[in-house]
Context: one part of a larger RNA
């Protein structure tokens, strides 16, 4: 793991892997709304209105998800993967934290910043096709969809510039740049000791006033690492019309001030934004580690092998790509082939101790959606329940055309020794969405299930009778009940589930269990069975039948007329609701 014969309870529970990663009718399996992005559906329904919107609310726009799950094991032997480390070589949608007056502007012959621009879907209505989640043309009307684009804070500070003034020591008008993020350059970021020179100030001595010769003080330079071309500083430049950021969004209280206005100042969140840092995590690296083969001994390399130098490339490191040079790199410590009825690994079985086998298979990785290919949208796919070609299958059709993808969950046909319902439900655990509210064949719940593993009923007692046994008395013979242990188609109440079933519980609703009225046990029923009985190896030299035949027998062997071994019958033994059988492994 399959099958063969049997099965009464209860609790858990693998379950189309092996063969064909073949094929699929069909139905599901991914959709989503809050007070808070868009409502002018009379689709409802409410009065209170000097009415712009009350409230529910289909569809349709926006927005987020759908890159997770689930399923399968075909590829794939330093690849995966697993332990261990780097990213100072990287990105990152969400979350958290932090930032979001650090930046004036090109003016025009005026002037929207209390709010700008112009579509477009749902919706009316005309049509078209044999057909599809197909699409035309015409008429509205929104935005947190596309777009556009101000005010303020605003004045300084800082570096340039440098008219002009000037006693030449100084002053300084004007202009021009100056936020973060983008680029591509450059400074500076010091630190061992000691001496010399130059040159300016100052103090001392000497002295030929020419010099000499001794000696003096001060100042500063961000963080961080074991290590930056790191972080912050500076200079001076870029900053792409397919433009980078600095809020024209919404909701719920409504309050204070006064100069009463088209005023000023406010709360508490929704969303929304650049770059940081945080978290969820990706992706590449380092190191150590694999199964069989030599009837595989040399492999690699101008169609990158091995290294250097530059560029492009790509989120970065890299021969990962191209050029332009060099000639290297691996191998008996088994390179390179080759084969695997190979996903890798926690892990499984079976052992003393050391092994040996197995691991499709519910965790962790990896790879794949019929075969390769390309590629879009996106923080995230080289995605298939997305798209586009080819190939191979293979469906509707009015023959013009159109659609397709079950190794998702039921469910068919194939294949096979081999594998279950086209059932229920979001109650549970958990994703996932605008979200307490909706969705999930993820899950979970029956149902099919002798894959398998715990528990466990088919009876107990007691009298009678018989048998045996020890004990008491007894010389035997025999007797006893204040004993035992066994047998009977004997006999007597008593206990009970198995089933049936009101009802509660259970649960989403239901089944089950688990509780519980009422039914419900005497022998021929509510009746255990599957092997075996020479040995091995537990148990018949019992009866009939057969006569080297039938058949039995895992090996020995048996069976030719007294079979202990075939057929039966009785009896016996073994495990027992299991038991045998064949195959794989230890």
């Nucleotide at each position: 793991u399959a099958u063969g014969c049997u099965u009464g309870u209860c609790u858990c529970a693998a379950a189309g892997a092996u063969u064909a990663a073949g094929c699929c009718a069909u139905g599901c399996a991914c959709g989503u709304g809050u007070a808070a992005g868009u409502a002018c559906a009379c689709a409802u329904g409410g009065c209170c209105g000097g009415u712009a919107c009350a409230g529910u609310g289909a569809a349709a726009c926006u927005g987020c998800g759908a890159a997770u799950g689930g399923c399968u094991c075909a590829u794939u032997a330093a690849a995966u993967c697993a332990g261990u480390u780097a990213u100072g070589g990287u990105u990152c949608c969400u979350u958290u934290g932090a930032u979001u007056g650090c930046u004036c502007c090109a003016u025009c012959u005026g002037u929207u910043a209390c709010u700008u621009g112009g579509a477009u879907a749902a919706c009316u209505g005309u049509g078209g096709u044999a057909a599809u989640u197909c699409a035309a043309g015409a008429g509205c009307u929104a935005a947190u969809a596309c777009a556009u684009g101000u005010c303020g804070a605003c004045g300084a500070g800082u570096g340039c510039u440098g008219a002009c003034c000037u006693c030449c020591c100084g002053g300084g008008a004007u202009g021009c740049a100056u936020g973060c993020a983008u680029u591509a350059a450059u400074c500076a970021g010091a630190c061992c000791a000691a001496g010399a020179c130059c040159a300016a100030u100052c103090c001392g001595g000497g002295c030929u006033c020419g010099c000499c010769c001794g000696g003096c003080c001060g100042c500063u330079u961000u963080g961080g690492u074991g290590a930056c071309u790191c972080u912050a500083g500076a200079u001076a430049a870029c900053c792409u019309c397919g433009g980078g950021c600095c809020g024209a969004u919404c909701g719920c209280a409504c309050a204070u001030c006064c100069c009463c206005g088209u005023g000023a100042c406010g709360g508490c969140g929704a969303c929304g934004a650049u770059a940081c840092a945080u978290u969820c995590g990706g992706a590449u690296g380092u190191c150590u580690g694999c199964c069989c083969u030599a009837u595989c001994a040399c492999c690699u390399u101008u169609c990158g092998a091995u290294g250097g130098u530059a560029c492009u490339u790509u989120c970065u490191g890299u021969g990962c790509c191209u050029a332009c040079c060099a000639u290297g790199g691996u191998g008996a410590c088994c390179a390179c082939g080759g084969g695997u009825a190979a996903u890798g690994g926690g892990g499984a079985a079976u052992c003393a101790g050391g092994g040996u086998u197995c691991a499709a298979u519910u965790c962790c990785g990896g790879a794949g959606a019929g075969g390769g290919a390309g590629c879009c949208u996106g923080a995230g796919a080289a995605a298939c329940g997305g798209c586009u070609a080819c190939c191979a299958c293979a469906u509707c059709c009015a023959a013009g055309g159109a659609a397709g993808g079950c190794a998702g969950c039921a469910g068919g046909c194939g294949c096979g020794c081999a594998a279950a319902u086209u059932a229920c439900c979001c109650a549970c655990u958990c994703c996932c969405g605008a979200c307490u509210c909706g969705g999930g064949g993820a899950g979970g719940u029956a149902g099919u299930g002798a894959c398998g593993a715990a528990a466990a009923a088919u009876a107990a007692c007691a009298a009678u009778a018989c048998a045996g046994g020890a004990c008491u008395c007894u010389u035997u013979c025999g007797a006893g009940g204040c004993c035992c242990u066994g047998u009977a188609a004997u006999u007597g109440g008593a206990a009970u589930g198995a089933g049936u079933a009101c009802a509660c519980u259970u649960u989403a609703a239901a089944u089950c269990c688990u509780u519980u009225a009422a039914c419900g046990a005497g022998g021929a029923u509510c009746c255990a069975u599957u092997g075996g009985a020479g040995g091995g190896c537990a148990a018949g030299u019992c009866u009939g039948g057969u006569g080297c035949a039938a058949g039995c027998a895992g090996c020995c062997g048996a069976g030719g007329u007294a079979a202990u071994u075939c057929c039966a019958g009785c009896u016996c033994c073994a495990a027992u609701a299991g038991c045998g059988u064949a195959u794989a492994u230890u």
This is a predicted structure of a 586-nucleotide part of an RNA (small-subunit ribosomal RNA, 5' domain) from Calotriton arnoldi.
Its mean pLDDT, the model's own confidence on a scale to 100, is 81.
Rfam family: Eukaryotic small subunit ribosomal RNA. On this family, see Yusupov et al., Science 2001: "Crystal structure of the ribosome at 5.5 A resolution".
The full RNA is in RNAcentral, with records from SILVA.